[in-house]
Context: one part of a larger RNA
């Protein structure tokens, strides 16, 4: 793990309290308990109910505050009450299982700690304290030395005792071992027997060690079903409707109390809700700078600073800072001279409708999560967090996004081998166009990405120059005063400063760039010819193109593949495509104007209703040795729990139906229990 059986909302109580239904009614009922077995009689004590207000004296349709005949609170207007049945609840273990733990009374020192009592053990080998002798040695000593001697928590090393390293063992041969090696081994050794100390005690050479594989308080039986705002699990079936994940409190934050949102009864009736028209408040986006800051730049210019002048006073100047005043141009959630759209709200109209609204029973939710838009927090960071708003989703299946809770479409009552679309799609995986018509892209862009680059390539537009000959390319001139002038060793266009005219001309800068110490020499600028028709600059749009580097394997279209596309843009026609909508048929559930009517039927907490099946049991009816129950093939009925007085088989003695009553009434989970494989 499978498989059989077992396994959770139960009882009590003249509790409460809502429906329900019946009996009796201004009444209603009886407990204990008695007679004694009947579905009986008896028993009025007690409860509820019929008045209320008031702390209460007390007064009463009132009564309390009050000084009140004001005023104002609570009442006076509608039947109770008693059994029975369900819902909830309270009080009991109160739906099951589950702690660690607190108390008590008791059992343990045959492990183990550590103490008492008597006993036992320690191969061998080494080293050589003291003392003691001989010899020396000294004034005696002390001291040396050579023997003898055997001391010691002394050495090496078996037994015994430990357990320091490594290895293996780890559903082990063992709930602490094995192999190899290590430590101590006459000592605070080591063990045998018997015996003491017992649980907030003991014993601890002390580690919270150890006290019977159990120790920061032993085992074990009671208290005891301790508690457990926690985790699990809670067993047939069908139909209606169906939520929250929020505000406020809270020793409150994963629990609750009120609300709020869900259901189900009862009352109320035009109150809802959508459009439309009219009319209202408001300071939001956006603007803006009148006001309250912020904050550039000009003029102007008070003061300051600095210079010059001055005996003091002052005066004068200023590439300097600079109030205030003004001129332009800007900025603001806590600024507004303005101001929308929406959004709220009154009034009419239309539609709408099992809506709204009050008042009982009964919940459940109070972790919520994306995405759209609007803001705060963060970095205008997160699959982050916080709020408003709207949508999924959660509690939503289907079709698309290759695959994908939250995105597009769309909300599934069943059937059904009938048809229409949505979004998405239409070469082949793959249903349906290898559809049309005009561009565009060559990068496999497309099918991942920035600032920035760029003679890519189309497509609008402005502007030079051009048959009086342009752009490009060759040919050929590119002089002359002059080596301008300073400067400088030199400076002759071409180091630098300064100035940049005049001449001759078709043109030619006191020189565009190489060079040279400086000249020289190239070479542009311009102009002439050749040659022929365009040729430059520029701004904006469309598609491309470089930046473009990662980790198993191509791997950034789902693949295959695709280039006058199966890219891309523009359009037009067809077509696929879903549980959406239609066509038939069926069934429910609620409205109704009752008809050949509509409407509606996803659904998780959860509310309402209705059934099935099991044991038992009262009544009535019936079956069964000519074969009952079970089990088990085949045929069959019902929307489902289920179900045949339809047929074999097997089996051997009880058992159906229909109404009524009662529960130990349904399993697939609870790291459930038992038992079996």
């Nucleotide at each position: 793990g499978c498989c059989u059986g077992c396994g959770a909302g139960u009882u009590a109580g003249u509790g409460g309290u809502a429906u329900g239904u019946c009996g009796c009614g201004a009444g209603g009922u009886u407990a204990a308990c008695c007679c004694g077995u009947g579905u009986g009689g008896g028993g009025a004590a007690g409860c509820c109910g019929g008045a209320g207000c008031g702390a209460a004296a007390g007064c009463g349709a009132g009564u309390c505050c009050g000084a009140a005949u004001a005023g104002g609170g609570c009442g006076u207007u509608u039947a109770g009450u008693g059994g029975c049945a369900u819902g909830c609840u309270c009080u009991a273990g109160a739906c099951c299982c589950g702690a660690a733990g607190c108390g008590g009374g008791g059992u343990g020192a045959u492990c183990u700690a550590c103490c008492c009592a008597u006993g036992g053990c320690c191969a061998g080998u080494g080293u050589g304290a003291a003392g003691c002798a001989g010899c020396u040695g000294u004034a005696a000593g002390a001291g040396g030395u050579u023997g003898u001697g055997g001391a010691g928590g002394c050495g090496c090393g078996a037994a015994c005792c430990c357990a320091c390293u490594u290895a293996g063992g780890u559903u082990a041969a063992a709930a602490a071992c094995u192999g190899a090696g290590g430590g101590g081994a006459u000592g605070a050794g080591c063990u045998g027997u018997g015996g003491g100390u017992a649980g907030g005690g003991g014993u601890g050479a002390a580690a919270g060690g150890c006290c019977a594989a159990u120790c920061a308080a032993a085992c074990u039986c009671c208290g005891u079903g301790a508690u457990a705002g926690c985790u699990g699990g809670u067993u047939c079936u069908c139909c209606c409707c169906g939520a929250a994940a929020u505000g406020c409190a809270u020793u409150u934050a994963g629990g609750u109390g009120c609300a709020g949102c869900g259901u189900u009864g009862c009352g109320u009736g035009g109150u809802u809700c959508u459009u439309g028209u009219u009319g209202g408040a408001g300071g939001u986006a956006g603007a803006g700078c009148a006001c309250u800051g912020g904050a550039u730049g000009g003029u102007c210019u008070a003061g300051g600073g600095g210079g010059c002048u001055u005996a003091u006073c002052g005066g004068c100047u200023u590439a300097c800072c600079g109030a205030a005043a003004u001129c332009a141009g800007c900025c603001a959630a806590a600024c507004u001279c303005c101001g929308a759209a929406u959004g709220c709200u009154g009034g009419c109209a239309a539609g709408u409708g099992u809506a709204g609204c009050g008042u009982g029973g009964c919940a459940g939710u109070g972790a919520g999560a994306c995405g759209g838009c609007g803001g705060g927090g963060g970095a205008u960071a997160a699959g982050c967090u916080u709020c408003g708003u709207c949508g999924u989703c959660g509690a939503g299946a289907g079709g698309g996004a290759a695959a994908c809770a939250g995105c597009c479409c769309a909300g599934a009552u069943c059937a059904u081998c009938a048809g229409c679309u949505a979004a998405g799609g239409c070469c082949c995986c793959u249903a349906a166009g290898u559809g049309g018509u005009g561009a565009c892209u060559c990068a496999g862009u497309g099918g991942g990405a920035a600032a920035g680059g760029a003679u890519g390539u189309g497509g609008a537009g402005u502007u030079g120059c051009g048959u009086a000959g342009a752009c490009a390319a060759c040919c050929a001139g590119g002089a002359g005063g002059u080596u301008g002038g300073c400067u400088u060793g030199g400076a002759a266009g071409c180091a630098g400063c300064c100035a940049u005219c005049c001449u001759u001309g078709a043109a030619a800068g006191a020189g565009u760039g190489c060079g040279u110490a400086a000249u020289a020499g190239c070479u542009c600028a311009c102009u002439g010819g050749u040659c022929a028709a365009g040729u430059g600059a520029u701004u904006c749009c469309g598609c491309g193109c470089c930046g473009a580097u990662a980790a198993u394997g191509u791997a950034g279209c789902g693949g295959g593949g695709c280039u006058u596309a199966a890219g891309u843009u523009a359009u037009c026609c067809g077509c696929c495509g879903a549980a959406g909508c239609u066509g038939u048929g069926g069934c429910a559930a609620c409205c109704u104007g009752u008809g050949u009517g509509g409407u509606u039927g996803g659904g998780u907490a959860g509310g309402g209703g209705a059934g099935c099946g099991u044991c038992g049991u009262g009544u009535c009816a019936g079956u069964g040795g000519u074969g009952a129950a079970g089990c088990u093939g085949c045929c069959g009925g019902g929307u489902g729990a289920c179900u045949g007085u339809g047929u074999g088989g097997u089996g051997g003695a009880g058992u159906u139906g229909a109404u009524g009553c009662g529960a130990g009434u349904g399993a697939g989970a609870a790291u459930g229990c038992a038992g079996g494989c």

Source information
The part of an RNA shown here (large-subunit ribosomal RNA, domain II) has 677 nucleotides and comes from Brasema neomexicana. It matches the Rfam family "Bacterial large subunit ribosomal RNA". Its family is annotated with ribosome and structural constituent of ribosome in the Gene Ontology. Lineage of the source: Eukaryota > Protostomia > Ecdysozoa > Hymenoptera > Brasema. The full RNA is in RNAcentral, with records from SILVA.